[in-house]
């Protein structure tokens, strides 16, 4: 050097054009004498820059970054 494949919440991971989702974790709050365990809500996220579309987390393309595999 060259091929790929992945990039969504603090973490693990769904969503394949049309309102971004769970579980854990945090915080509040209820329960209980207290703790723990329940319970109910809250916030919090689409690597990055461009194109296509009335509309992109999603389709093309370019870079960053892991990761294989080839040499």
């Nucleotide at each position: 050097g060259c091929a790929g494949a992945u990039a969504u919440a603090g973490u693990u991971u769904a969503g394949g054009g049309g309102u971004a989702a769970a579980a854990c974790a945090a915080c509040a709050c209820c329960u209980u004498g207290c703790c723990a365990a329940g319970g109910u809500g809250u916030g919090g996220u689409c690597a990055c820059g461009g194109g296509u579309u009335c509309g992109a987390a999603u389709c093309c393309c370019g870079u960053u970054a892991u990761c294989u595999g080839c040499u």
Source information:
The RNA shown here (transfer RNA) has 71 nucleotides and comes from Pleurastrosarcina brevispinosa. The source organism's lineage runs through Eukaryota, Viridiplantae, Chlorophyta, core chlorophytes and Pleurastrosarcina. RNAcentral records the identical sequence in 2 taxa. Rfam family: tRNA. The prediction has a mean pLDDT of 82.